[in-house]
């Protein structure tokens, strides 16, 4: 400089044009003499920005970070 993938809760990772999910992690509470663990239960999430749809985590352009490859 090319071309090519990635991005979702604090972390790990699904997920597909129509209500966003588990697991863990965090607060509360219940059990226990306490601790652990276990049950129950609340907060927390789609990288920015645009476009095309009634609707966009999803399709599309375009910026950022990162990983590969070619040069």
């Nucleotide at each position: 400089g090319c071309g090519g993938g990635a991005u979702u809760a604090g972390u790990u990772u699904a997920g597909u044009g129509g209500u966003a999910a588990a697991a863990u992690g965090c607060g509360a509470g219940u059990u226990u003499u306490c601790c652990a663990a276990a049950c129950u239960u609340g907060a927390g999430u789609c990288g920015g920005g645009g476009u095309u749809u009634c609707g966009a985590u999803u399709a599309c352009c375009c910026c950022a970070u990162c990983c590969c490859g070619c040069a």
A computed fold for a 71-nucleotide RNA from a Minisyncoccia bacterium, annotated as transfer RNA. Lineage of the source: Bacteria > Bacillati > Minisyncoccota > Minisyncoccia. RNAcentral records the identical sequence in 3 taxa. It matches the Rfam family "tRNA". Gene Ontology term of the family: triplet codon-amino acid adaptor activity. Rfam classes the family as a transfer RNA. Rfam describes the family as follows. Transfer RNA (tRNA) molecules are approximately 80 nucleotides in length.